[in-house]
RNA sequence: CUUAUCACGAGUGACUGAGGGACGGGCCCGAUGACGUCACGGCAACCGGCAAAAAGCAAGGUGCCAAAUCCCGCAGCGUGCACACCCCAAUGGGAGGCGCUGACAGAUAAG
Numbered sequence: 001c002u003u004a005u006c007a008c009g010a011g012u013g014a015c016u017g018a019g020g021g022a023c024g025g026g027c028c029c030g031a032u033g034a035c036g037u038c039a040c041g042g043c044a045a046c047c048g049g050c051a052a053a054a055a056g057c058a059a060g061g062u063g064c065c066a067a068a069u070c071c072c073g074c075a076g077c078g079u080g081c082a083c084a085c086c087c088c089a090a091u092g093g094g095a096g097g098c099g100c101u102g103a104c105a106g107a108u109a110a111g
Stems, first nucleotide, its partner, number of pairs: 001111006011040005019029003023073004041065003046061002049057002069105001074102006085094003
């Protein structure tokens, strides 16, 4: 760089000791010890293996084991517009809300 996937699933103990969840905002986890490391345990079929092939089997190589990639960031479409806010001469428009789609970013695998 390309392709695929990302609403599923899967935690205990020991050590350590203050931040962590990539970034910003939110929200959350954390001295009842998070994050990290190690051990054990588990989840998972991307690669490889078995299988004539499909279905499938199976954890060998990776990966993973709080929360949807925790949610939202950008754009489009739709919806809605009760109250409140902004613009307007205006019964019109904008922004905020909700839903869908796509992009961006990120993670993992394979090349």